[in-house]
RNA sequence: CUGCAAAAAGGGCAAACCCGUCGUGAGGCGGGGACGCAAAGCUACCGGUCUUGGCGACGAGACAGCGGGGCUGCCAAG
Numbered sequence: 001c002u003g004c005a006a007a008a009a010g011g012g013c014a015a016a017c018c019c020g021u022c023g024u025g026a027g028g029c030g031g032g033g034a035c036g037c038a039a040a041g042c043u044a045c046c047g048g049u050c051u052u053g054g055c056g057a058c059g060a061g062a063c064a065g066c067g068g069g070g071c072u073g074c075c076a077a078g
Stems, first nucleotide, its partner, number of pairs: 004078001012037002017032006035065001041071003045068003048063006
């Protein structure tokens, strides 16, 4: 350095819910709070779910803690 692969250590993030705030809305942001997470870090490319406009064909948006893909990352016995 590389492959397989634990146990630990240092830590990290933060569901529901509550308060405030932005938004038509899904939902976002801040604070509190912890259900959980080894990528629950980033990314809307694909599928999916949700919101919204439309008679329809379709359009616009949201969700990364729904799944897949891409990029990146801490420690590490044997």
Predicted 3D model of a 78-nucleotide RNA (c-di-GMP-I riboswitch aptamer) from Thiobacillus denitrificans. Model confidence (mean pLDDT): 85 of 100. The sequence was found by an Rfam model in a public genome assembly.